A computed fold for a 68-nucleotide RNA from a bovine gut metagenome, annotated as Glycine riboswitch aptamer. The coordinates come from a structure-prediction model, not an experiment, and the mean pLDDT is 78. RNAcentral holds the sequence, with entries from MGnify. Its Rfam family is "Glycine riboswitch aptamer". Rfam links the family to the GO term glycine biosynthetic process.
[in-house]
This record gives sequence, C1' cells and structure tokens, in this order.
RNA sequence: GUCCGGGAGAGGAUCCGCGCCGCCGCGGAUCGCCGAAGGGGCAAAACUCUCAGGCAGAAGGACUGGAC
Repeated sequence: GUCCGGGAGAGGAUCCGCGCCGCCGCGGAUCGCCGAAGGGGCAAAACUCUCAGGCAGAAGGACUGGAC
C1' cells in the first nucleotide's frame, strides 16, 4: 500500500421559498456545535486552530485487528 472487519464527536436547528398539497423532499439564508480525512502552528503530536470537512441515515473517517 491492497482486501476484509472494528471505528467517535456535534441541531434529522430556525426562517423563507418551491414541489407534493397531510406526511415528506429540495434550495437559499441565519445562528449554534464537533474534531478522528486533509491542511496550518510548534521540534513533534492524537496537542492546538477550525481553512476545508462534518452535526438523521448513507458516504467519509484518524487509529486499530487479520491476511497478502
């Protein structure tokens, strides 16, 4: 590195509009929050910042077990 498995945290928030016209879904805006892809800082880091990313599910996922 590849394959299989384990793998957390944080609003399924509020408002407006549209579709359907009960549910529900999508888009935009606003604030709140998380830290375990990556990125920045420091000698380094799992620390720290939160730029990106994320806050139902899915996906992703540091790290980790086995095999090659």